A computed fold for a 348-nucleotide part of an RNA from an Anaerolineae bacterium, annotated as large-subunit ribosomal RNA, domain IV.
The source organism's lineage runs through Bacteria, Bacillati, Chloroflexota and Anaerolineae.
[in-house]
Context: one part of a larger RNA
RNA sequence: CCUUCGUUAAGGAAUUAGGCAACUUAACCCCGUAACUUCGGGAUAAGGGGUGCCUUUUGGCGUGAAAGUUUUACUUGAGCGCCGAGAGGUCGCAGUGAACAGGCUCUAGUGACUGGUUAACAAAACCACAGGUCUCUGCUAAACCGUAAGGUGAUGUAUAGGGGCUGACACCUGCCCAGUGCCGGAAGGUUAAAAGGAGGGGUUAGCGUAAGCGAAGCUCUGAAUUGAAGCCCCGGUGAACGGCGGCCGUAACUAUAACGGUCCUAAGGUAGCGAAAUUCCUUGUCGGGCAAGUUCCGACCCGCACGAAUGGUGUAACAACUGGAGCACUGUCUCAACGAGGGACCCG
Numbered sequence: 001c002c003u004u005c006g007u008u009a010a011g012g013a014a015u016u017a018g019g020c021a022a023c024u025u026a027a028c029c030c031c032g033u034a035a036c037u038u039c040g041g042g043a044u045a046a047g048g049g050g051u052g053c054c055u056u057u058u059g060g061c062g063u064g065a066a067a068g069u070u071u072u073a074c075u076u077g078a079g080c081g082c083c084g085a086g087a088g089g090u091c092g093c094a095g096u097g098a099a100c101a102g103g104c105u106c107u108a109g110u111g112a113c114u115g116g117u118u119a120a121c122a123a124a125a126c127c128a129c130a131g132g133u134c135u136c137u138g139c140u141a142a143a144c145c146g147u148a149a150g151g152u153g154a155u156g157u158a159u160a161g162g163g164g165c166u167g168a169c170a171c172c173u174g175c176c177c178a179g180u181g182c183c184g185g186a187a188g189g190u191u192a193a194a195a196g197g198a199g200g201g202g203u204u205a206g207c208g209u210a211a212g213c214g215a216a217g218c219u220c221u222g223a224a225u226u227g228a229a230g231c232c233c234c235g236g237u238g239a240a241c242g243g244c245g246g247c248c249g250u251a252a253c254u255a256u257a258a259c260g261g262u263c264c265u266a267a268g269g270u271a272g273c274g275a276a277a278u279u280c281c282u283u284g285u286c287g288g289g290c291a292a293g294u295u296c297c298g299a300c301c302c303g304c305a306c307g308a309a310u311g312g313u314g315u316a317a318c319a320a321c322u323g324g325a326g327c328a329c330u331g332u333c334u335c336a337a338c339g340a341g342g343g344a345c346c347c348g
Base pairs, nucleotide, nucleotide: 001343002342003341004340005339006338007337008336010334011333014332019329027051028050029049030048031047036041038168052090053089054088055087056086057085058084059083060082061081062080063079066076067075068074069073091095103327104326105325106324107323108322109321110319111318115127116126131166132165133164134163135162136161137160143152144151145150169314170313171312172311174244175243176242179241180240181237182236183235184234185233188232189231190230194226195225199221200220201219202218203217206213207212245263246262247261248260249259272306273303284300285299286298287297288296
């Protein structure tokens, strides 16, 4: 010097990104216990007091010697054991005398909760969840595995099963169907194979002096016409994918604009919330807390770029979750010191 511990004057978070680490607290009994609340909780809330030993008094429970009596059952009941309650005394710095054994409170965010997760850097606000909702499925179900046979679903039957989204509970969940998707419709347009076979080409019996024409057959091709779903088309549908405006003017100070005009759109963001896990400008502005606060809390609303099951806003309880504040406590620090064990180092 490294490491693991122990103790420390005065101060007590001044340390630090951050009380990280360490300290504090701790058992049992008694008293006492707030906001809030889903009335269950919160709660061991918080905050106090007691605890040894000796003597003595006394209560309860168990056992029950012995005695008595109206003698086979009652009564009295010593002693012993266990569990308490009081009074007096006594020793120490200290009595759960060692060891083991919650620090607490206030406030906000997020997720309701118990649970699960990155075996071996992440336990979380992620996943799941009960609940909600949409959708498919009538049973040889839908869906899935398999070429098939067959199997799962299910020895189930719509209070069942599959899939998607949301995520307890409370109050709610606005507008848009133009695009995309899905569902329904069938009049018209378009449209495949197939059917159909007008017409055309090749070949050549025959005809013709020749040019050429050319039956049947074979062969190549092939128009009209008939022809389903789909698409076009017509409707519906948002807890389907998704989307939810701009400019200008206006009130008797100023400012602002309930109001008006105009353009565009499928419709122009409703309730609620809002510098937010979302706010760039931004350390916004005001208030609180501090001597001093880019964090925090309460407001404001000018929302760069919240917003309603990609859920919105709240919420008791819960959390090795994430911010902020405080009490207690401390070697985290001012500022370091000493001691112990093990290394390092020396000898072998």